RNA sequence: GGAGGUGGCAGUGGUGGUCGCGGGCAGACUCUGGUCUGCCUGAGGAAAGUCCGAACUGCACAGGGCACGACGCCCGGUAACACCGGGGCGGAGUAAUCCGACGGACAGUGCCACAGAAAAUAAACCGCUGACCAGCGUUGGUCAGCAAGGGUGAAAAGGUGCGGUAAGAGCGCACCGCGCGUCGGGUAACCGACACGGCAGGGUAAACCCCGUCGGCAGCAAGACCGAAUAAGCGGAAAGGCCUUGCCCGGGCCGAUUGAUCCGUGGGUAGGUCGCUUGAGCUUAAGAGCAAUCUUAGGCCUAGAGAAAUGACCACCUCGGACCCUCGUGGUCCGAAACAGAAUUCGGCUUACACGCCACCUCCUUAA
Numbered sequence: 001g002g003a004g005g006u007g008g009c010a011g012u013g014g015u016g017g018u019c020g021c022g023g024g025c026a027g028a029c030u031c032u033g034g035u036c037u038g039c040c041u042g043a044g045g046a047a048a049g050u051c052c053g054a055a056c057u058g059c060a061c062a063g064g065g066c067a068c069g070a071c072g073c074c075c076g077g078u079a080a081c082a083c084c085g086g087g088g089c090g091g092a093g094u095a096a097u098c099c100g101a102c103g104g105a106c107a108g109u110g111c112c113a114c115a116g117a118a119a120a121u122a123a124a125c126c127g128c129u130g131a132c133c134a135g136c137g138u139u140g141g142u143c144a145g146c147a148a149g150g151g152u153g154a155a156a157a158g159g160u161g162c163g164g165u166a167a168g169a170g171c172g173c174a175c176c177g178c179g180c181g182u183c184g185g186g187u188a189a190c191c192g193a194c195a196c197g198g199c200a201g202g203g204u205a206a207a208c209c210c211c212g213u214c215g216g217c218a219g220c221a222a223g224a225c226c227g228a229a230u231a232a233g234c235g236g237a238a239a240g241g242c243c244u245u246g247c248c249c250g251g252g253c254c255g256a257u258u259g260a261u262c263c264g265u266g267g268g269u270a271g272g273u274c275g276c277u278u279g280a281g282c283u284u285a286a287g288a289g290c291a292a293u294c295u296u297a298g299g300c301c302u303a304g305a306g307a308a309a310u311g312a313c314c315a316c317c318u319c320g321g322a323c324c325c326u327c328g329u330g331g332u333c334c335g336a337a338a339c340a341g342a343a344u345u346c347g348g349c350u351u352a353c354a355c356g357c358c359a360c361c362u363c364c365u366u367a368a
Base pairs, nucleotide, nucleotide: 001364002363003362004361005360006359007358008357009356013317014316015315016314017313018312019311021042022041023040024039025038026037027036028035029034044339048350049349051348052347053346054345055344056219057218058217059216061250063249064248065247066246068215069214070213071212072211073087074086075085076084077083088102089100090099091098092097103210104209108208109207110204111203112202125150126149127146128145129144130143131142132141133140134139158176159175160174161173162172163171177199178197179196181194182193183192184191185190223274224273225272226271233265234264235263236262237261240254241253242252243251281300282299283298284297285296286295287294288293318336319335320334321333322332323331324330
């Protein structure tokens, strides 16, 4: 200098002034309806998606079972999670690093197109060897043996080498691989060593399935309170109805002609207050831990609208663009450009993004 990898910060502005809007606090005035003054504060890193998990609210059953759904290596973190951290194994990359739908194929069922002789109760297309017959320039046929060589394919009776054989083959041997056992390390997933065994007809579960763990439902338009109005509304069916994904069992509530509940029809109301922002909150320091994170001690309060507030203008600075020039911290003009706006709250994940900034790590090249 170039090319990569990982993590973090920030988010087209900053300062001051004038006017305007929402919330909070204080004061003054007041016709008790409010008005004025001062101070503090007011949209994100993703507020998006509505994907996951919860807090909170309501529903006697948040009891049991089936169905259904989610997760799936090990150990930790967390309120919890399909999230985060660390590790194991496998894969990609020279590496830093990144990715993994990662339990089970000996419970069973299914599938593996085309090509190929043959794709799982799997085998001989080309071929190799031996015997016999015919032929004799080349060869052809029958029988027996073979799966080592070639071909097809993603994958074909474990791989490489040596020996052996008529030719071959774990047929035998060495190493690798595989299986069982013992020992050592590790909390564990797993790793390593030794010994024994020639050991073997594969893959696929992001196919059905089996195994293990977990799962009550709905959602702030949840829900609570206050107030007002209507025609003690009318008609019909009715012995059962309801209990918040579906079914069953148990249980509970209401009701059985003084009619629960359902259907049809008619009328009234749709107003106000709360929920509503002090939180599993942010931040500083120390300690523990590889880390995620936790503990302790301080500091801070940072939207709460209600048809939806958080804005407009001016000046200077900053930044971006264009032009000119005496080429300088120069001058003039224009502009504020990305993705994008809270609506109960929080922890994550995913997606979008202009101009950037910082730190560490890897590889290549060059110079000293």
Predicted 3D model of a 368-nucleotide RNA (Bacterial RNase P class A) from a Phycisphaerae bacterium. NCBI's taxonomy places the organism under Bacteria, Pseudomonadati, Planctomycetota, Phycisphaerae. Model confidence (mean pLDDT): 76 of 100. It was read from a public genome assembly, where an Rfam model found it.